RNA sequence: GCGGGCGUGGUGGAAUGGCAGACACGAAGGUCUUAGAAGCCUUUGCUCCGGCGUACGGGUUCAAGUCCCGUCGUCCGCA
Numbered sequence: 001g002c003g004g005g006c007g008u009g010g011u012g013g014a015a016u017g018g019c020a021g022a023c024a025c026g027a028a029g030g031u032c033u034u035a036g037a038a039g040c041c042u043u044u045g046c047u048c049c050g051g052c053g054u055a056c057g058g059g060u061u062c063a064a065g066u067c068c069c070g071u072c073g074u075c076c077g078c079a
Stems, first nucleotide, its partner, number of pairs: 001078007010025003018062001026044006045052002055071005
């Protein structure tokens, strides 16, 4: 330099173009206990609200994490 895969909460990850984040882990609070552990319950992206949010910037569409173009990062292959 060329080709291809991947990029989603604190972490691993799911999601057929139609409620974004299922499920699990972690964290905080509560319950229980003499005290803990385990179990159970609640909460856990940003924002005062309206809203915004799937690496970043555009596009298509009534509707995009998903399709298209570009950029960046990363991994693999070729040279």

A computed fold for a 79-nucleotide RNA from an uncultured Oscillospiraceae bacterium, annotated as transfer RNA. It matches the Rfam family "tRNA". Its family is annotated with triplet codon-amino acid adaptor activity in the Gene Ontology. Rfam describes the family as follows. Transfer RNA (tRNA) molecules are approximately 80 nucleotides in length.